The RNA shown here (transfer RNA) has 73 nucleotides and comes from a Candidatus Aenigmatarchaeota archaeon. The prediction has a mean pLDDT of 82. The sequence is in RNAcentral, with records from ENA. Its Rfam family is "tRNA". Lineage of the source: Archaea > Nanobdellati > Candidatus Aenigmatarchaeota.
[in-house]
RNA sequence: GGGCCCGUGGUCUAGCGGCUAUGACGCAUCCUUGACGUGGAUGAAGCCAGCGGUUCAAAUCCGCUCGGGCCCA
Repeated sequence: GGGCCCGUGGUCUAGCGGCUAUGACGCAUCCUUGACGUGGAUGAAGCCAGCGGUUCAAAUCCGCUCGGGCCCA
């Protein structure tokens, strides 16, 4: 330099162009316990890597850029 794949709460992850972006773990508060743990309830935390485009409508499609991985040279 070329090709392919990926980027979504703190971490991992789901998400055929359309209702308030899914779940697990973690975190906070409460219940339960003598206490811890387990279990239960509730809650906070994401505007989907960035910019532009297509569309009535984009996390989703297209282009470029940035970052990561693999392969080729």